Predicted 3D model of a 317-nucleotide RNA (Bacterial RNase P class A) from Rubrivivax sp. Its mean pLDDT, the model's own confidence on a scale to 100, is 78. Taxonomically the source falls in Rubrivivax (Bacteria, Pseudomonadati, Burkholderiales, Sphaerotilaceae). Its Rfam family is "Bacterial RNase P class A". It is annotated as a ribozyme. Rfam links the family to the GO terms tRNA processing, ribonuclease P activity and dimeric ribonuclease P complex.
RNA sequence: GAAGCAGGCCAGACCGCCGCUGGCACGAGCGUGGAAACACGGUGCUGGAGGAAGGUCCGGACUGCACAGGGCAGCGCAGGAGCUAACGGCUCUCCACCGCGAGGUGAGGAUCAGAGCAACAGAGACGAGCCGAUUCAGUUCGGGUGCAACGGGCAAUCUCUGCGCGCAGCAACACCAAGUAGGCCGGCUUUGAUGCGGCCCGCGGAGCCGGCGGGUAGGUGGCACCGAGCCGUGGUGGCGACACCCGGCCCAGAGGAAUGGCGGUCACGGCGGGGCGACCCGCCGCACAGAAUCCGGCCUAUCGGCCUGCUUCACAC
Repeated sequence: GAAGCAGGCCAGACCGCCGCUGGCACGAGCGUGGAAACACGGUGCUGGAGGAAGGUCCGGACUGCACAGGGCAGCGCAGGAGCUAACGGCUCUCCACCGCGAGGUGAGGAUCAGAGCAACAGAGACGAGCCGAUUCAGUUCGGGUGCAACGGGCAAUCUCUGCGCGCAGCAACACCAAGUAGGCCGGCUUUGAUGCGGCCCGCGGAGCCGGCGGGUAGGUGGCACCGAGCCGUGGUGGCGACACCCGGCCCAGAGGAAUGGCGGUCACGGCGGGGCGACCCGCCGCACAGAAUCCGGCCUAUCGGCCUGCUUCACAC
């Protein structure tokens, strides 16, 4: 220098103006909407997408229901040892295969329990027999075919063994709570109640009054979290995943769903032009994508770029 292997990182920066949205503090317990529950409204300060927020494929937290214990069925996992809240994830390692190598991949328990299976070829293919030769004797031997020929193989076929798994999911679930929608109880009522402004007459003709509890619409919580939390060329132990300790931090949260728009300067990339050159000018571009109860993984998408370690080849000393 070329070609690779493994791991990690960035995902434009800054300024101004105008907005959207969460929190906190001010403040009249004011106004608006609503029957209520409750929501919204001002000012200031402050927070506001990702490495995958994605697919919803695994695993958990949380919630409700079910549940004495044991077993069957069903589903899943599978070398060994570990990590973890848990996992089908991750780490180390053995073995097999691929690669010159750095490395990569693995659906790697069991065929002395039972069943099932092998196209073509071959005389014969899953269970013992058959073909040729040979021997006292299925006693011994056998070219060729085929992955496999008398003993094995396949468990990526059923099965067996071991281990794990109750079911549903934030549209879970909890609380507040309309209509006069519907229910139950009590009272009055065709011997005419209730109604027609208070009383009487009259009219009218089947409901009326009170209480109770449940749900729906709607609203609030769950829900933005002191946490399986984040950061640290911090320390200790471990090959490692990781664990413990130390220091610092509090870091988005709606509910048709905020996280945006405009302008400027500077980066980065491409194209064009000018200049001997350093460089200058103009135009364009800046991926994949968009939190929805939360977290750990896996998988998939991704313009351009950077860093670290290692391998092979070539050259120079």